[in-house]
Source information:
This is a predicted structure of a 364-nucleotide RNA (Bacterial RNase P class A). Rfam family: Bacterial RNase P class A. The family's RNA type in Rfam is ribozyme. About the family: Ribonuclease P (RNase P) is a ubiquitous endoribonuclease, found in archaea, bacteria and eukarya as well as chloroplasts and mitochondria. The sequence was found by an Rfam model in a public genome assembly.
RNA sequence: GAAGUGGGCCAGACGACCGCGCUCGAGGCCUCGCGCCUCGUGUGAGGAAAGUCCGGGCUCCAUAGGGCAGGAUGCCAGCUAACGGCUGGGCGGAGCGAUCCGACGGAAAGUGCCGCAGAAAAGAAGACUCCCAGUGGCCCGGCCACGCCGGGCAAACGGAAAAGCUGAAACGGUGGCGUAAGAGACCACCAGCGUCCCGGCAACGGGGCGGCUUGGUAAACCCCAUCCGGAGCAAGGGCGAAUAGGAGCGCAACGAGCUGGCCCGGCUCGCGCUCGGGUAGCCCGCGAAGAGGCCGGCGGUGACGCCGCGCCCAAGAUAGAUGGUCGUCCUCGACAGAACCCGGCUUAUAGGCCCACUCCGCUU
Numbered sequence: 001g002a003a004g005u006g007g008g009c010c011a012g013a014c015g016a017c018c019g020c021g022c023u024c025g026a027g028g029c030c031u032c033g034c035g036c037c038u039c040g041u042g043u044g045a046g047g048a049a050a051g052u053c054c055g056g057g058c059u060c061c062a063u064a065g066g067g068c069a070g071g072a073u074g075c076c077a078g079c080u081a082a083c084g085g086c087u088g089g090g091c092g093g094a095g096c097g098a099u100c101c102g103a104c105g106g107a108a109a110g111u112g113c114c115g116c117a118g119a120a121a122a123g124a125a126g127a128c129u130c131c132c133a134g135u136g137g138c139c140c141g142g143c144c145a146c147g148c149c150g151g152g153c154a155a156a157c158g159g160a161a162a163a164g165c166u167g168a169a170a171c172g173g174u175g176g177c178g179u180a181a182g183a184g185a186c187c188a189c190c191a192g193c194g195u196c197c198c199g200g201c202a203a204c205g206g207g208g209c210g211g212c213u214u215g216g217u218a219a220a221c222c223c224c225a226u227c228c229g230g231a232g233c234a235a236g237g238g239c240g241a242a243u244a245g246g247a248g249c250g251c252a253a254c255g256a257g258c259u260g261g262c263c264c265g266g267c268u269c270g271c272g273c274u275c276g277g278g279u280a281g282c283c284c285g286c287g288a289a290g291a292g293g294c295c296g297g298c299g300g301u302g303a304c305g306c307c308g309c310g311c312c313c314a315a316g317a318u319a320g321a322u323g324g325u326c327g328u329c330c331u332c333g334a335c336a337g338a339a340c341c342c343g344g345c346u347u348a349u350a351g352g353c354c355c356a357c358u359c360c361g362c363u364u
Stems, first nucleotide, its partner, number of pairs: 001360001003358008012329007020044003024040006030033001046335001050346002053344005058232004070228005075089005090104001091102004105223002110221002112217003128164002131159002134157002137153007172190005191213001193210007236284004246275006255269005290313001292312003295308005330333001
């Protein structure tokens, strides 16, 4: 200098004017309430406020304990309030490397599936081409001959699965020995399985031994282990009208209306006070305080934890405020906006800055 990898940070700046929500203060008004109006002071979105995908706090309901069903998670150890998050490690994969990615338990408990092709797709199965003359057969030659020996032919009986063919995958792989041809039948190495020893908390790694071998798929059912009661701030709690309806007491009336030709009979109907329930509305929950941040010390590889007369912290609406105009400057400004709170994950994001590390080239 160039190309990368990991992590952190900023999220146009300054000024003037106007406007909005909230806190506090002052003044004014009245139907006097933490009511309305005016003025002033202070303050006012994010790294993701988002998706609502996990986990927790909080609230109400349920709940002796256990099980079934259902769901989630899934290498090991740890951190945490908890997690499907994070940290460290192991294994596998990508990269020269820094580094990144991985639903990464069990296929020898059982069941299912493995299209097309292929003989055969899992049963110690199967044989399309090819291979083999061992048994039986035929021919030739030698020996005097039953017969024996040598050579040749043919794949009937058999043998075998080395080679070919199909496929993502063919019943361990490579090489040798062996044989009629072959074969873990035997041997060496490798892979895998089992077992023992050593190292490690463990996942796992290294080594020895053994019988020679068992396909893949669990993001198919399933098995194993762990975890999960349900609903959610429209949770939940408080105050509480008007009107209508309910209960009780008192008063009024002995009536009125309907039914009916009329009588009897039946049905309906008033006023006042008190009480209680619910609704509208208002208040709390709700933000000045907590699983908070910074700094320092200690412990830990780290996530993180402990400690400190240490420092800092103020959106809180409820139809929902956080905006607009102008001026100057610059690198010309992205994604996007709270609604009970917090820890994560994921997704979106213009431009820029800083730190650490890797590879390549050049110079010394």